[in-house]
RNA sequence: GCCUGUAGCUCAGCGGCAGAGCAAGGGGCUCAUAACCUCAAGGUCGUAGGUUCGAAUCCUACCAGGCCC
Numbered sequence: 001g002c003c004u005g006u007a008g009c010u011c012a013g014c015g016g017c018a019g020a021g022c023a024a025g026g027g028g029c030u031c032a033u034a035a036c037c038u039c040a041a042g043g044u045c046g047u048a049g050g051u052u053c054g055a056a057u058c059c060u061a062c063c064a065g066g067c068c069c
Base pairs, nucleotide, nucleotide: 001067002066003065004064005063008022009021010020011019016053025039026038027037028036046062047061048060049059050058
């Protein structure tokens, strides 16, 4: 100097409802388990400020991780 930080994990969302897949949980199916079907739940959007009617998103500082000089 650059990149990343969003659910337990991997990630999307680039100014206007916070989402997907997987995992875990309930139910169904089965003699039973897995697979399959289905339902629900799960979030301080790294932290603190600023801009804005409105910020995960834009700006600033800081923190953590990675890369380069």